[in-house]
RNA sequence: GGGCGAGUAGCUCAGUUGGGAGAGCGCCGCACUCGCACUGCGGAGGCCGUGGGUUCGACCCCCAUCUCGUCCA
Numbered sequence: 001g002g003g004c005g006a007g008u009a010g011c012u013c014a015g016u017u018g019g020g021a022g023a024g025c026g027c028c029g030c031a032c033u034c035g036c037a038c039u040g041c042g043g044a045g046g047c048c049g050u051g052g053g054u055u056c057g058a059c060c061c062c063c064a065u066c067u068c069g070u071c072c073a
Stems, first nucleotide, its partner, number of pairs: 001072007010025004019056001027043005049065005
C1' cells in the first nucleotide's frame, strides 16, 4: 500500500422486507431476610465510530474518513 471483517448502553453482544433501538451482566431503588446472598418487580443509562449523500423515512443502502483485528505484498 491492497483485500476482508469488526465499531450499537459501563462490559459482552443481538438487531433482514428501510419505519418500535434491545438482551445478559453490572449500577440504583423496592419486596423478600434478624442481616446478607439468591430470587422477583421497577428504574437510570445510547450523538448506533465520524462526516456527507439517497429516501417521505437510515443502525440498516451509497461515498469518504478514523480506530482495531486478520490476510496478501